[in-house]
Context: one part of a larger RNA
RNA sequence: GACGAACGCUGGCGGCGUGCCUAAUACAUGCAAGUAGAACGCUGAAGGAGGAGCUUGCUUCUCUGGAUGAGUUGCGAACGGGUGAGUAACGCGUAGGUAACCUGCCUGGUAGCGGGGGAUAACUAUUGGAAACGAUAGCUAAUACCGCAUAAUAGCAGUUGUUGCAUGACAACUGUUUGAAAGGUGCAAUUGCAUCACUACCAGAUGGACCUGCGUUGUAUUAGCUAGUUGGUGAGGUAACGGCCCACCAAGGCGACGAUGGGUAGCCGGCCUGAGAGGGUGAACGGCCACAUUGGAACUGAGAAACGGUCCAAACUCCUACGGGAGGCAGCAGUGGGGAAUAUUGCACAAUGGAGGGAACUCUGAUGCAGCGACGCCGCGUGAACGAAGAAGGCUUUCGAGUCGUAAAGUUCUUUUAUAUGGGAAGAUAAUGACGGUACCAUAAGAAAAAGCCCCGGCUAACUACGUGCCAGCAGCCGCGGUAAUACGUAGGGGGCUAGCGUUGUCC
Numbered sequence: 001g002a003c004g005a006a007c008g009c010u011g012g013c014g015g016c017g018u019g020c021c022u023a024a025u026a027c028a029u030g031c032a033a034g035u036a037g038a039a040c041g042c043u044g045a046a047g048g049a050g051g052a053g054c055u056u057g058c059u060u061c062u063c064u065g066g067a068u069g070a071g072u073u074g075c076g077a078a079c080g081g082g083u084g085a086g087u088a089a090c091g092c093g094u095a096g097g098u099a100a101c102c103u104g105c106c107u108g109g110u111a112g113c114g115g116g117g118g119a120u121a122a123c124u125a126u127u128g129g130a131a132a133c134g135a136u137a138g139c140u141a142a143u144a145c146c147g148c149a150u151a152a153u154a155g156c157a158g159u160u161g162u163u164g165c166a167u168g169a170c171a172a173c174u175g176u177u178u179g180a181a182a183g184g185u186g187c188a189a190u191u192g193c194a195u196c197a198c199u200a201c202c203a204g205a206u207g208g209a210c211c212u213g214c215g216u217u218g219u220a221u222u223a224g225c226u227a228g229u230u231g232g233u234g235a236g237g238u239a240a241c242g243g244c245c246c247a248c249c250a251a252g253g254c255g256a257c258g259a260u261g262g263g264u265a266g267c268c269g270g271c272c273u274g275a276g277a278g279g280g281u282g283a284a285c286g287g288c289c290a291c292a293u294u295g296g297a298a299c300u301g302a303g304a305a306a307c308g309g310u311c312c313a314a315a316c317u318c319c320u321a322c323g324g325g326a327g328g329c330a331g332c333a334g335u336g337g338g339g340a341a342u343a344u345u346g347c348a349c350a351a352u353g354g355a356g357g358g359a360a361c362u363c364u365g366a367u368g369c370a371g372c373g374a375c376g377c378c379g380c381g382u383g384a385a386c387g388a389a390g391a392a393g394g395c396u397u398u399c400g401a402g403u404c405g406u407a408a409a410g411u412u413c414u415u416u417u418a419u420a421u422g423g424g425a426a427g428a429u430a431a432u433g434a435c436g437g438u439a440c441c442a443u444a445a446g447a448a449a450a451a452g453c454c455c456c457g458g459c460u461a462a463c464u465a466c467g468u469g470c471c472a473g474c475a476g477c478c479g480c481g482g483u484a485a486u487a488c489g490u491a492g493g494g495g496g497c498u499a500g501c502g503u504u505g506u507c508c
Stems, first nucleotide, its partner, number of pairs: 001507003005504005012380006018373002020338001025336003029333003034075003039072002042069001047064008082291003091216008101208002106204007114148001116146002123138006154177010183196005217263001219261001224254003229251006236244001266288004270281004293314005316327004344370001346369003352366001353364004383413004393404004417449001419444005427435001452497005457478003463492005473480002
């Protein structure tokens, strides 16, 4: 000098930040991922129109209307948010490579969107179970599902040409193979236009995957390690290369330039310090990685080996009719526990961004704000000018006085903040403002409501008196204290910093 700090004393206001560093401990409760009726079939409320009955304000019928509810389906749920347990590794950083790769939504382009089929949930009936959840039979729709046609600049095979550092790449030609939802909506009105979708392919963009050079903590009181191990051939697998996996063959591969083992640790941009070199660190913000009670596995999908999905095993907790079930806050709040120590079970989608939707809009503890904490930085205030009888009082005294001290009182002013009243934004582009009647402005009254903490032997700015008497105590180091203590305690005085001041801890 610095801090995500804590503790002691003290504490007026505002702005901007910041706040479980410990138990990756256990979690009550609420919320944090939905959306689309312009994909689909059911359900069919309110309301409207008409009719009938009469008790003249009710009942009932028909048509319309579409709320609501669950279901099928599409997209999203792989983002956003959290944490740092693991990891010494191509994990990260940096520089490259992929002639070894993938990429939903988006953009540009080319060409299409023909004709069929069988189911199934919801629903109805029966039925099992305490529940969670099912079973059987029957009915039904689709942009759900399955064949067929069509077709290439796509896939596969071959030929020729051009070309590359190599495996090879590109172009032309030939053969062969492969797709789709006759969809929805709005206008028209005879099969048309627009739009949103859908299918195949080329290219772009974005996002990812893999490979490589170099760098990345400490230990030799760890010296040898390795059998899919190292390489080859072939087959498999993957989006793709590869012992990635398998069969066979060879016997290799790494290591004092530190292998292997054990310890510690997420990495970086940065941050702190320092003149720099360097040292330390990795909170907040940004990038990457890993994880989601512990361990394992795959499914779906463009993308996951998936925090709020599935299955299995384990520990724990809860429900149970004992047969069986349910759960996962390292999301936002909040609770117990641990700890020196770290906040509200708040408001709003108004803005920014995200998901779905043609849109209206819905959802969004992301985010924007508010609350709490002097935790940090910055700013402001606690009054200003004049005022000597140097008042009273305190302390000291050589008893003359000195000092607190222009300090107070008093006189003349001011009103920043705070308070009260009135007005009142920007942030929003026509509407829409949580913040918030906030910021800000005006007016009013009145010095009114607002100062402490540490130190005074030397280092180190600042001295006297009394008490104590190696006691009580102080102390960062040297050291003070045993009867005149500037070092302990108190008082007066002084010094330093100031809404803070000291102490402790850590780093330079």

A computed fold for a 508-nucleotide part of an RNA from an uncultured bacterium, annotated as small-subunit ribosomal RNA, 5' domain. The coordinates come from a structure-prediction model, not an experiment, and the mean pLDDT is 85. Rfam family: Bacterial small subunit ribosomal RNA. Gene Ontology terms of the family: ribosome and structural constituent of ribosome. The RNAcentral record of the full RNA draws on ENA and SILVA.